[in-house]
This record gives sequence, structure tokens and C1' cells, in this order.
RNA sequence: GGCUGCGUAGUUCAACGGAUAGAAUGAGGGUUUCCUAAACUUUAGAUGUGGGUUCGAUUCCCGCCGCGGCUA
Repeated sequence: GGCUGCGUAGUUCAACGGAUAGAAUGAGGGUUUCCUAAACUUUAGAUGUGGGUUCGAUUCCCGCCGCGGCUA
């Protein structure tokens, strides 16, 4: 260089083209406890970037960026 897969909360993963983008874990607050842990409860937190298609895009198409695999 060519081909190909992936990119979503701090982390690990979901989400027929249509729901307020969910779950676990982690983080903050609260209850409980002498304290801690555990348990329960509650709060905040994400679609790599720029275009296109569509009434509507996390999802489909193209470029770019990043990571991985195959190839000479």
C1' cells in the first nucleotide's frame, strides 16, 4: 500500500431504521452500623469525527481519525 473487522457511561457489554440509548460493575449522596464491609435506596454519567440517504440514523452509505487481523 491492498483487503477486512471494530469504535456507545470510568470499565465490560446491549439496543428490527422509530421508546426518555439500557444493564452490570465502578463513582457521589442517603438509610442501616460504635466504625468499616455487606445490604437497601437514590443521583450523575456515553453513541470517535465530518458529510450523505430517510419523515426519522447508535443502526444504512462515503471520507477522515484511532485500534486490531490478513496479505506482499

Model confidence (mean pLDDT): 81 of 100. A computed fold for a 72-nucleotide RNA from Hymenobacter yonginensis, annotated as transfer RNA. NCBI's taxonomy places the organism under Bacteria, Pseudomonadati, Bacteroidota, Cytophagia, Hymenobacter. Its Rfam family is "tRNA". About the family: Transfer RNA (tRNA) molecules are approximately 80 nucleotides in length.